This is a predicted structure of a 77-nucleotide RNA (transfer RNA) from a Flavobacteriales bacterium. It was read from a public genome assembly. The coordinates come from a structure-prediction model, not an experiment, and the mean pLDDT is 81. Its Rfam family is "tRNA". Gene Ontology term of the family: triplet codon-amino acid adaptor activity.
RNA sequence: GCGCCCAUAGCUCAGUUGGUUAGAGCAACGGACUCAUAAUCCGUGGGUCCCAGGUUCAAGCCCUGGUGGGCGCACCA
Numbered sequence: 001g002c003g004c005c006c007a008u009a010g011c012u013c014a015g016u017u018g019g020u021u022a023g024a025g026c027a028a029c030g031g032a033c034u035c036a037u038a039a040u041c042c043g044u045g046g047g048u049c050c051c052a053g054g055u056u057c058a059a060g061c062c063c064u065g066g067u068g069g070g071c072g073c074a075c076c077a
Stems, first nucleotide, its partner, number of pairs: 001073007010026004019057001028044005050066005
């Protein structure tokens, strides 16, 4: 340099053919239980869907460019 893949909550990940309000587990917080702690149970909060632009009535999802990460190939006087 070229090609492919990935980026969604604090962490690990879902998200169907583009469709109404974006979810789960763990973690955090509050409560129940307990003499107390842990475990268990109930509940609550938490999102620039990497960034910018485009298509569309409508984009996490499609298209273009960029950024970051991973893998492969090439080059290496």